[in-house]
RNA sequence: GAUUUAUAAAGAAGUGCUGAGAGACAGGCUCUAUGAAGCACUAGCAACCUGGCCCCCCAAAGGAAAAGGUGCUAACUCCUGUCCCCGAUAGAUAUCGGGGAGCAUAUGAAUU
Numbered sequence: 001g002a003u004u005u006a007u008a009a010a011g012a013a014g015u016g017c018u019g020a021g022a023g024a025c026a027g028g029c030u031c032u033a034u035g036a037a038g039c040a041c042u043a044g045c046a047a048c049c050u051g052g053c054c055c056c057c058c059a060a061a062g063g064a065a066a067a068g069g070u071g072c073u074a075a076c077u078c079c080u081g082u083c084c085c086c087g088a089u090a091g092a093u094a095u096c097g098g099g100g101a102g103c104a105u106a107u108g109a110a111u112u
Stems, first nucleotide, its partner, number of pairs: 001112008013042005021031003025081004043073003047070003053063002077104001082101008
């Protein structure tokens, strides 16, 4: 990198260095010199893995603390993107609102 699969309305930030961008892409909207992104340190969260142990006659199944691995700590994945359905307005195709499926993306696990 590819494939499969699960999850994505919950949760959790300070300091130092540095100095202008960031939120995947496009449009919107937002954050940002009251300091973006990055790096380092410390702290935290608990999604996935692991898990002494609990349960059990034993095992399987189930539950699960600490430590650990990955991840994460503005806004629902910030919103929308393709298709379908419903409602409202105007009238033949638009606008607005709501819902469903999907795409894309992110992260974990497994395989390659």
The RNA shown here (SAM riboswitch aptamer (S box leader)) has 112 nucleotides and comes from Flammeovirgaceae bacterium UBA7330. The organism belongs to Flammeovirgaceae, within Bacteria. The prediction has a mean pLDDT of 77. Of the family's consensus pairs, 97% are formed in the model.